[in-house]
Molecule: transfer RNA
Organism: Candidatus Iainarchaeum sp.
RNA sequence: GCCCUGGUAGCUCAGUGGCAGAGCACUCGCCUCGUAAGCGAGUGGUCGAGGGUUCAAAUCCCUCUCAGGGCU
Repeated sequence: GCCCUGGUAGCUCAGUGGCAGAGCACUCGCCUCGUAAGCGAGUGGUCGAGGGUUCAAAUCCCUCUCAGGGCU
């Protein structure tokens, strides 16, 4: 230098054009003599950045950036 994959909640990851979600974690409640476990509820997001396409973009296109891998 070229190619590929990935960047979404505190962590691990879904979501392939029409409401942004799950598990774990955290907070509150129930249960218990108490704790853990279990059950219920809740908080938490510039979807890496900028631009474009579209009535509508996490999703499609372009550029950049960061991480990992491959080739030379």